[in-house]
RNA sequence: UGAGUCGGCCGGGUGACCGCGGCACGUCGGGUUCUCCCCGGCGGUCGAGGAAGGUCGGGGCUCCACAGGACAGGGUGCUGGCUAGCGGCCAGUCGGGGCGACCCGCAGGAAAGUGCCACAGAGAACAGACAGCCUCCGGGCCGACCAGCCCGGCGGUGAUGGUGAAACGGUGCGGUAAGAGCGCACCAGCGCCCGGGGUGACCCGGGCGGCUCGGCAAACCCCACCCGGAGCAAGGCCGAACAGGGGACGGGUAGUCCGCCCGAUGUCCCCAGGUGGGCCGCGUAGAUGGAUGGUCACCGAUCGGGUGUCCCGAGAGGGCCCCGUGAACAGAACCCCGCCUACAGGCCGACUCACCGC
RNA sequence: GCCCCCAUCGACUAGCGGUCCAGGUCACGGCCCUUUCAAGGCCGCAGCACGGGUUCGAAUCCCGUUGGGGGCA
Repeated sequence: UGAGUCGGCCGGGUGACCGCGGCACGUCGGGUUCUCCCCGGCGGUCGAGGAAGGUCGGGGCUCCACAGGACAGGGUGCUGGCUAGCGGCCAGUCGGGGCGACCCGCAGGAAAGUGCCACAGAGAACAGACAGCCUCCGGGCCGACCAGCCCGGCGGUGAUGGUGAAACGGUGCGGUAAGAGCGCACCAGCGCCCGGGGUGACCCGGGCGGCUCGGCAAACCCCACCCGGAGCAAGGCCGAACAGGGGACGGGUAGUCCGCCCGAUGUCCCCAGGUGGGCCGCGUAGAUGGAUGGUCACCGAUCGGGUGUCCCGAGAGGGCCCCGUGAACAGAACCCCGCCUACAGGCCGACUCACCGC
Repeated sequence: GCCCCCAUCGACUAGCGGUCCAGGUCACGGCCCUUUCAAGGCCGCAGCACGGGUUCGAAUCCCGUUGGGGGCA
C1' cells in the first nucleotide's frame, strides 16, 4: 500500500419561527356566582428505536377452585457455567470450511425394533456369480499321445472388470488350483481393559480381540430433560336496554381417564330479542383511528463537478479553494428479557495474509 | 393488538422423499374437421413464493423471510 477477519459505537448538530399529543403544574376567560367538572388562550414541563418491525422463544400480570396423577400430544438434544426463564448468552470439546485472522454446525442413540435406499447394476443389507479366473468331468481339433486351444457341465472364488451416492477395511508379503483376514507386518476403524490429564464433553499413551459391523432418526421410534390451558379483545367495576321460546341433565378446568369443585328458583346448549357506553387494568411517552413534525440560516461525513502565476510528487495522483448534493431502515399500543429480519453513511479498537522499504 | 391457517401454469387443482427436467380440467395459440361458427380430434405455451440447510436425491422434511386469508367484545 492492497485484500480481508472480529468486536464495539453513532446513526445528523446548533439556533430562530410555526405546529402536534399528555399533565390532579401555574394563570386568564367562558359554560353557572363559589367548590367540583368541562371547554378555550398563554406560560411551564415531558414526548420513539437500535431495531419501536416479525410475533419466533421465555417470563411477569390476569382468569380458569388448587393447578393434583396417568395417558396422549408438543418441545429441547455435545460439555461446563450464567440467567427469573428460554430454542438465549459465555467458555470449551468434536466435526467441517478457509493459506490465515477466523467462520459454520437441530452435534444423543443406526451392535433395541420397524421402515426406506429410485435409476443403473449379477448383487443394495442375516449380500451378490454378469463377464472374468481356477480345479475336475465329458466332447472336438485328434482313428497315436502330451501340451495347447475351443465348446458344454458340476463346483470353487468376492483378487480383476463394469454399475452406482453407497459394493461388506487399505497396502505389501506369504499362501492357494485360483482366491479370500486364510496367515503375518504396518496403517485405519470398532469393542474391551489399564495408566495419565481434565469438573466434564473429551484428549494422550499402552495392551488385548481379526471384531471389520453401510447410510438415513430435519423417517417412525428409543433414551434423557422440560411443558396444565388461554390470552390486556386477558380480566374487574359501574351504567343502559330487551321478550321470550325450545332442548339436554349435567357443567367447569384440559384432548381422554381418574381425582377435585359447582349444581335443580340450578347449569349448559340452540334460536330469537337487546346493548355495543364509561372507568380501571395502563406505566416519569402513551392513545378506545393512533402525538413526537415542518420551514429557514449556519455547520456537516460522503458523492459529483470545476478551476488555479498555490503546495507535495518523476508521473499517475493527492492536498487546498469554489459550486452543487445533503442521509438509510423505519415509527411505540400491557410490560420486560432474548432471537431473527431491514438499514445510506461513518467512527474507534484488536488481528490476519500478500507485496514493497528499512 | 392477539391467535391460527395457507402458498404448485392465467384460474381450479393432483402430489404425501426417487418411477416427476411436476400430471389433469378450463382458458390461450396453431392445425384438422365444417360452406361458416360451435362441439370434437391432434399438437403447443405456461407453474412448485424466496433464501439457506438435512439427504446420494427435496414441490414434499427442517429453519428463516415474503405474500395472502380467517377468527376475536